[in-house]
RNA sequence: GAUAAAGGUAAACCCAUCGCAAGGCAGGGACGCAAAGUCAUGGGUCUGCUCGCACACAGACCGCCAGACUGCCGAA
Numbered sequence: 001g002a003u004a005a006a007g008g009u010a011a012a013c014c015c016a017u018c019g020c021a022a023g024g025c026a027g028g029g030a031c032g033c034a035a036a037g038u039c040a041u042g043g044g045u046c047u048g049c050u051c052g053c054a055c056a057c058a059g060a061c062c063g064c065c066a067g068a069c070u071g072c073c074g075a076a
Base pairs, nucleotide, nucleotide: 001073008033009032013028014027017024018023031063037069038068039067041066042065043064044061045060046059047058048057
């Protein structure tokens, strides 16, 4: 950060599976992404096993923001 090149990835949804749940994973599928690669570190949002609330605790989301580390190309 390009009207470039080589690529990468994969939202919603469908289906299979795990979980109480948020959600994860596999296949299909592409909304998109110059870090939409990795890390739950700081915020933020979401869930918690059958009344509800508060507190605490446990968990989830890196495609919510920031931070850290790493990565392709090399035009203006």